[in-house]
RNA sequence: AGAGUUUGAUCCUGGCUCAGAAGGAACGCUGGCAGCGUGCAUAACACAUGCAAGUCGAACGCGAAAGAAUCCUUCGGGAUUUGGACGAGUGGCGAACGGGUGAGGAACACGUAAGAAUCUACCUUUCGGUUGGGGAUAACUUCUGGAAACGGGAGCUAAUACCCAAUAUGCUGUGGAGUGAAAGAAUUUCGCCGAGAGACGAUCUUGCGUCUGAUUAGCUUGUUGGGGUGGUAACGGCAUCCCAAGGCGACGAUCAGUAGCUGGUCUGAGAGGGCUAUCCCCCACACUGGUACUGAGACACGGACCAGACUCCUACGGGAGGCAGCAGUGAGGAAUAUUGGGCAAUGGAGGCAACUCUGAACCAGCCAUCCCGCGUGAAGGACUGAAGGCGCUCGACGUCGUAAACUUCUUUUAUAUAGGAAUAAACCUUGGUACGUGUACCAAGCUGAAGGUACUAUAUGAAUAAGCAUCGGCUAACUCCGUGCCAGCAGCCGCGGUAAUACGGAGGAUGCAAGCGUUAUCCGGAUUUAUUGGGUUUAAAGGGUCCGCAGGCGGAUCAAUAAGUCAGUGGUGAAAGCCCAGAGCUCAACUCUGGAACUGCCAUUGAAACUGUUGAUCUUGAGUCUAGUUGACGUAGGCGGAAUGUGACAUGUAGCGGUGAAAUGCAUAGAUAUGUCACAGAACACCAAUUGCGAAGGCAGCUUACGAAACUAGACUGACGCUCAUGGACGAAAGCGUGGGUAGCGAACAGGAUUAGGUACCCUGGUAGUCCACGCCGUAAACGAUGAUCACUCGAUGUCGGCGAUAUACAGUCGGUGUCCAAGCGAAAGUAUUAAGUGAUCCACCUGGGGAGUACGGUCGCAAGACUGAAACUCAAAGGAAUUGACGGGGGCCCGCACAAGCGGUGGAGCAUGUGGUUUAAUUCGAUGAUACGCGAGGAACCUUACCUGGGCUUAAAUGCAGAACGACAGACUGGGAAACCAGUCCUUCUUCGGACAAUUUACAAGGUGCUGCAUGGUUGUCGUCAGCUCGUGCCGUGAGGUGUUGGGUUAAGUCCCGCAACGAGCGCAACCCCUAUCUUUAGUUGCUAGCAGGUAAUGCUGAGGACUCUAAAGAAACUGCCGGUGCAAACCGUGAGGAAGGUGGGGACGACGUCAAAUCAUCACGGCCCUUACGCCCUGGGCUACACACGUGCUACAAUGGCGAGUACAAAGGGCAGCUACCUGGUGACAGGAUGCUAAUCUCUAAAGCUCGUCUCAGUUCGGAUUGAAGUCUGCAACUCGACUUCAUGAAGCUGGAAUCGCUAGUAAUCGCGCAUCAGCCAUGGCGCGGUGAAUACGUUCCCGGGCCUUGUACACACCGCCCGUCAAGCCAUGGAAGCCGGGAGUGCCUAAAGUCGGUGACCGCAAGGAGCCGCCUAGGGUAAUACUGGUAACUAGGGCUAAGUCGUAACAAGGUAACC
Repeated sequence: AGAGUUUGAUCCUGGCUCAGAAGGAACGCUGGCAGCGUGCAUAACACAUGCAAGUCGAACGCGAAAGAAUCCUUCGGGAUUUGGACGAGUGGCGAACGGGUGAGGAACACGUAAGAAUCUACCUUUCGGUUGGGGAUAACUUCUGGAAACGGGAGCUAAUACCCAAUAUGCUGUGGAGUGAAAGAAUUUCGCCGAGAGACGAUCUUGCGUCUGAUUAGCUUGUUGGGGUGGUAACGGCAUCCCAAGGCGACGAUCAGUAGCUGGUCUGAGAGGGCUAUCCCCCACACUGGUACUGAGACACGGACCAGACUCCUACGGGAGGCAGCAGUGAGGAAUAUUGGGCAAUGGAGGCAACUCUGAACCAGCCAUCCCGCGUGAAGGACUGAAGGCGCUCGACGUCGUAAACUUCUUUUAUAUAGGAAUAAACCUUGGUACGUGUACCAAGCUGAAGGUACUAUAUGAAUAAGCAUCGGCUAACUCCGUGCCAGCAGCCGCGGUAAUACGGAGGAUGCAAGCGUUAUCCGGAUUUAUUGGGUUUAAAGGGUCCGCAGGCGGAUCAAUAAGUCAGUGGUGAAAGCCCAGAGCUCAACUCUGGAACUGCCAUUGAAACUGUUGAUCUUGAGUCUAGUUGACGUAGGCGGAAUGUGACAUGUAGCGGUGAAAUGCAUAGAUAUGUCACAGAACACCAAUUGCGAAGGCAGCUUACGAAACUAGACUGACGCUCAUGGACGAAAGCGUGGGUAGCGAACAGGAUUAGGUACCCUGGUAGUCCACGCCGUAAACGAUGAUCACUCGAUGUCGGCGAUAUACAGUCGGUGUCCAAGCGAAAGUAUUAAGUGAUCCACCUGGGGAGUACGGUCGCAAGACUGAAACUCAAAGGAAUUGACGGGGGCCCGCACAAGCGGUGGAGCAUGUGGUUUAAUUCGAUGAUACGCGAGGAACCUUACCUGGGCUUAAAUGCAGAACGACAGACUGGGAAACCAGUCCUUCUUCGGACAAUUUACAAGGUGCUGCAUGGUUGUCGUCAGCUCGUGCCGUGAGGUGUUGGGUUAAGUCCCGCAACGAGCGCAACCCCUAUCUUUAGUUGCUAGCAGGUAAUGCUGAGGACUCUAAAGAAACUGCCGGUGCAAACCGUGAGGAAGGUGGGGACGACGUCAAAUCAUCACGGCCCUUACGCCCUGGGCUACACACGUGCUACAAUGGCGAGUACAAAGGGCAGCUACCUGGUGACAGGAUGCUAAUCUCUAAAGCUCGUCUCAGUUCGGAUUGAAGUCUGCAACUCGACUUCAUGAAGCUGGAAUCGCUAGUAAUCGCGCAUCAGCCAUGGCGCGGUGAAUACGUUCCCGGGCCUUGUACACACCGCCCGUCAAGCCAUGGAAGCCGGGAGUGCCUAAAGUCGGUGACCGCAAGGAGCCGCCUAGGGUAAUACUGGUAACUAGGGCUAAGUCGUAACAAGGUAACC
């Protein structure tokens, strides 16, 4: 000191969360020692038991043990004297201290600083005194009541107890006068009384400071003041009588809630914030409430009286008690200790003292509760990196790990033994010294709970001693296994749905360590309440506007003053604590000593700049007057025309109106339209603008009156100013009240449409309202989303009103109103003299989203509602600006058989084939919009085959290696069987003897078309052969990113050119490759044959030839190269030339970055998982061919551009030896039987449409061929399920196909046949190729689909198949209202009233002082009545929040499909 978390990414705003520290803590796991502190925070709840305040015989009377002495003695003891421990009592002092607690109290209670009208026992000091009398009483004795507590009567007695008299300073008083003291004991010390002073302690008064709430705004009658009197230690309404009517309060009275205050302590850089344990000071309290007594001091913790609650005893009559003292108990609680030791020290009370008392204090015990310290060993030890665990690519190796073992060393601590403190010096006793029988001083002696403790020494021996949490990021630390959105984790973000570093375990690692984690709390981080130190255009936040009291702030000069301010000095700011220095415990914690500090308050002395105050002056702020100018400025009145509607009349005839299209509506009873006249209400075209005016709302025909404002110029006053809480005024629209008015428009409402619906959008009507007058309301996205005022700070360019000037030019200047831009500011967008810049003053407002501008309360309002304005609960975001994409029923440009223009199809029929569905024992599996469906499959009768039925095998079908035993295995035959297979018989190796070979068996390696294409490789489809996709450097931006790649042209193309903060480059495009079209060269066999020769019935058949065709190798050729036009260029255009080919000549291969978790684990490969006498392997038969149906793709047709018959012509590309087969023969034919050539430019498969002729004549036909019957052929082990072909016979549907939809732009479509792969054969009408014949059309880009570029909007980013709203239904949660019900504290009125003080009286008692008794005032408490405040609960009810994938719609985000919003 920061970090995580909103987004695809970014910057900002903003909340939430974390890392730190702390403690009177608690809980979980664990635990060796020592020191030093702390330890009921909850029930101020209730308390058993013990102790915590006594002491004095040197105040007094009485009783009295031990002991001592004497005497007596029955030897037990007794008597007397002394003695005085001890007992209760009278009396004195103390008990008001010490100790506890924090309930109450918001107050002179506390803190701090002052003050006075006061008291003060003991103590110190000064002065003086201490005289003379008196009568009682407790104890005690006796009688007596009561259970007890406790008494009662009679009698005796003492005092430092009590009383009287005298005297004295003194007190009261002008004086006279009055009042008014004493005590002894003793050898002394010690005491007593009066007065003065001091000290200590206490009382009272005052300034300042001291929590929250205004959803508490008024409070007060002894109240505020004065006079008299009383009372008190003393002032005082403290009390009473009289008089006056005051006093407090927005600088927060009153009321309500909460709380002991401070020194300090925790945190923090500080300022602050939290807390008030331990220690110290003050206060308050002592079961609850009240009261006084005694006393120097109390309204009294361990005193009294009364009342109340509770507990206990009781003989029921009556009594007793108060742990918030120390221990301890119960209860409460997450939680807090021993019924300990001794007064040795310190301190206190009493005493002359010894001494006694002291749960104060000192010690010990318990608790890891905090802090501090120590230890659990140290060194060596790896060429056995041991064993074991874990991991692994599994030969290895890595890691735990120098860790262990092993060697050497040490002994803190623990254990044992031995020694052993300081804390202690006084008092006192004894002795001595000084002066004065005493005091002071000196010396010796006496006294230790803690404690045989601390400490020291010795001995043994690594011996006695390590855990806890964490390991996804924040945050240091990673792998394996298990689990499979389960179990679970989680502080925040978030992990877990079969490969989890996030769950659980393990190994390892990290952190801290006798502790470690968790939980709750407080501060910090949080500048997230901002004084230090924040903000308000769009993120939360400027009041709708103005006026204005209080308040805050305020121009220039001079003088005075000294309140603020500054400086010096004095007092105070307790101690402890913090800080610094030093010292003592072995160190430290801890403790001690000294210093500093205590930022404060008070007093005093000084200074005079600034602020304040007072006085004087000034003009620039502000204002007034005069003159002029300006304007949709306001209020009231008058007037005007156009339009609209209505009425009347006229003309006129069938529609008008309205819409996307219609309908409702109006109209033959005459509409609409047109003309004239009349009336009504509302609004004011053009001018008109980016204009003007006004504080804002707002203001628009013309004109009059009245009023206000601004500007310009001059004169005057002389700071008169600015802002403004509360307050007042104004304040759009809608709405409300009363009364008018109502043409048009028009919520509600009605009808018509639209729609799945349509309570809407559209249409036809239409009421309130809109208008006027008066009165309310008081709100708006009342916006510039930007408070008011003042000052300062670059420029450019418009415009309005003045001044200037002769001027409609415009150096200028003043005041408004706009645009652009610099610096600056800002998160950015932006703003920028009209600031969101730089400063000053004042006001208002904000502090995460939702709940909510809601609830409750209050104020206002006729109401609607407005203003003020929360909480519970819930989320980790909500939000602003900008970026890149994607998307839009946004825009622009462009392309494509995309549309259009054409040709031919599909969709209808029959059949073929694939798919879905259904069926089945099985109908194996996969492919499913485009991008599945004649697809994987380029060929399912068995096989294939993965499926089903049944039968069989278990190292297995193959191969390798090792071992064992062996000479077989195979084959043939027989039997069983559907086969596989099983059983049996026969037959059975080689050898150089080492072995080889084959097979059997055993072991190890198998096998799986089982799962996961969402773990993968490879391959493939699609966008798309679309023109795009990126990089380096530079530049711009805080950044994501941008630029380049955009722009202007051009292209098939990011193709090229030009321009440009870009310059270059890469992958794509194009080209390079192949085929094809032309030519040349080379080469001529199996190809060719022009010329020559030979030959045949005929044929390149033969010799020969390379000319031609052709074959197959190499080249040439095309590049907008030339010409003309347009253009800067690129390029484009042209019936151009030339050329075989012309603008990429045609075709193919070739597919950028990427998208679809696209397809495939069944081609193959592969991670993980699963099966192992089976999910593996062999075999038989069946199935993949099923069939009500639906879809896709095809074939054949429906016919005359045709069918049939006959004749006749021309290919290319391929294939061929288990093959293609010429030719011959047979068969109607498929084909069969012969036979020949060819391993192929040699032989062979081998054309059809076309052409010629004939026939059919528009029919379900001489079309069409399905289906079926019969007979055959061929392949094959085998054609039943389930092959193809042939012949004869049969002759179905179908006469051109609905909505819709597909292909194709030239050698293309259409049409015709041929070949090949697979293959025994074939369900091929499929696929892949080949050639023959050979068209039509394209105006064009509005529209549909897809795509590219630019731009725009966005609340989308899983990216529109997106996002998202509300009702309803279900569950859970908190809250509001509510008839009522139940409490709580506080106050008021009335009644009653204990104890007690005071007052009065007092016939009774007493010599007296006085007292009992009685009466009165007041009061705690009790009763009663009504009220306010506050809490709990409640049938029912309201909205809110959160929940799984529910229901209905689709409101918002794009022009969101009616722009959205207030």
Molecule: small-subunit ribosomal RNA
Organism: uncultured prokaryote